[in-house]
Context: one part of a larger RNA
RNA sequence: CGUACGAAACUUGAGAGGAUAUCUCCCUAGUACGAGAGGAUUGGGAGGUACGAGCCUCUGGUGUACCAGUUGUCCCGCUCGGGGCACCGCUGGGUAGCUACGCUCGGAAAGGAUAACCGCUGAAUGCAUCUAAGUGGGAAGCCCCCCUCAAGAUAAGGUUUCGGUUCCCGCUUCGGCGGGAUGAAGGCCCCAGCAAGACUAGCUGGUCGAUAGGCGGGAGGUGUACGCACGGAGACGUGUUUAGCUGACCCGUACUAAUGGCCGAGUG
Numbered sequence: 001c002g003u004a005c006g007a008a009a010c011u012u013g014a015g016a017g018g019a020u021a022u023c024u025c026c027c028u029a030g031u032a033c034g035a036g037a038g039g040a041u042u043g044g045g046a047g048g049u050a051c052g053a054g055c056c057u058c059u060g061g062u063g064u065a066c067c068a069g070u071u072g073u074c075c076c077g078c079u080c081g082g083g084g085c086a087c088c089g090c091u092g093g094g095u096a097g098c099u100a101c102g103c104u105c106g107g108a109a110a111g112g113a114u115a116a117c118c119g120c121u122g123a124a125u126g127c128a129u130c131u132a133a134g135u136g137g138g139a140a141g142c143c144c145c146c147c148u149c150a151a152g153a154u155a156a157g158g159u160u161u162c163g164g165u166u167c168c169c170g171c172u173u174c175g176g177c178g179g180g181a182u183g184a185a186g187g188c189c190c191c192a193g194c195a196a197g198a199c200u201a202g203c204u205g206g207u208c209g210a211u212a213g214g215c216g217g218g219a220g221g222u223g224u225a226c227g228c229a230c231g232g233a234g235a236c237g238u239g240u241u242u243a244g245c246u247g248a249c250c251c252g253u254a255c256u257a258a259u260g261g262c263c264g265a266g267u268g
Base pairs, nucleotide, nucleotide: 001152005163006162007161008160009159010158011157015149016148017147018146021049022048023047024046025045026044027043033038051106052105053104054103055102059100060099061098062097066093067092068091069090070089071086072085073084074083075082076081111143112142117137118136119135120134166181167180168179169178170177171176182266186263187262188261189260190206191205192204193203194202211257212256213255214253215252216251217250218249220246221245222244227240228239229238230237231236
């Protein structure tokens, strides 16, 4: 821009893409078969491998604005307690998120037409013959089924809902046309953001508000803070204290910030 008024939501599916794997064990059955050795078809059940998709409850990884321990040095006048730097100084742990080594699920079943092949009926050829007329069965393959995208499918589809059809001026072939006003439904800019994201897009909000921050409570993490008291000559220990601190997680709460503005029509 189109889809012949403008919108919002939900859809149909022409078409396109993906997927399609395979093994072992058990029962049928030590049966059929076979002198024996050996050892099935069929039907049923169970468990794997690789691959793929999703997810983070569990097990792990990471986790540079979380917690603790600790070395050297500088600083806060000193002690105490802290801060900076040294690969995040080093070390031990670790929330969310992201992840695999973790977890869940998938390739199931059915249908249609067939290949090789196996048939029925059956002549040419009084027999025979699956084929010539006719008519069945038959594959991980083909078309479907399953999953995803999908109406720019210009053949531009469908359903539901919402909105307006006004006023003024000029022109007119009297059908309308042009300009202005109005500014609906709805949308956008802008702003607060996100389990969405390169940008864009998408999604959630914008005071009729929990969108982010803050604050309150909780979860989870770390592992028992500072100060004081007591014990010890002291290093240090014990008590207060399952303390103190705490990023992303959960719930709540308007304290802070979501101010404002524009587009959008009257119908081939």

A computed fold for a 268-nucleotide part of an RNA from a Phycisphaerae bacterium, annotated as large-subunit ribosomal RNA, domain VI. The RNAcentral record of the full RNA draws on ENA. The organism belongs to Phycisphaerae, within Bacteria. The coordinates come from a structure-prediction model, not an experiment, and the mean pLDDT is 88.